c-di-GMP-I-GGC riboswitch aptamer from a soil metagenome, 81 nucleotides, folded computationally. RNAcentral holds the sequence, with entries from MGnify. Its Rfam family is "c-di-GMP-I-GGC riboswitch aptamer". Rfam links the family to the GO term cyclic-di-GMP binding.
[in-house]
RNA sequence: CGAUAAAGGCAAACCCGUCGUGAGGCGGGGACGCAAAGCCAGGAGUCCUGCCCCGUUUGGCAGGAUGGUCCAGCUGCCGAA
Repeated sequence: CGAUAAAGGCAAACCCGUCGUGAGGCGGGGACGCAAAGCCAGGAGUCCUGCCCCGUUUGGCAGGAUGGUCCAGCUGCCGAA
C1' cells in the first nucleotide's frame, strides 16, 4: 500500500429475550456491508438525562451514550499490483 488471491474474521437493518428513565448495551437469530466493522471514550460531531436561563425554541453547565460518524492511540492475517 490493498488484489476477481488464499486462509479466515466481523455483523447493519429487522425479529425475540434481557438490562437501562433514556441515548443505548448484552445474548440468540439474521446479513447491509467492512482490509482492521479488532481494542481504546483523548479531541470533535451526533444523541440521551439532569440543572440553570427562558413564555417556548435557543443558549450554558454537569454527567452519560455512540469506535459501523470522523480524527488520534495500541495491536493483528496475507503479500499480488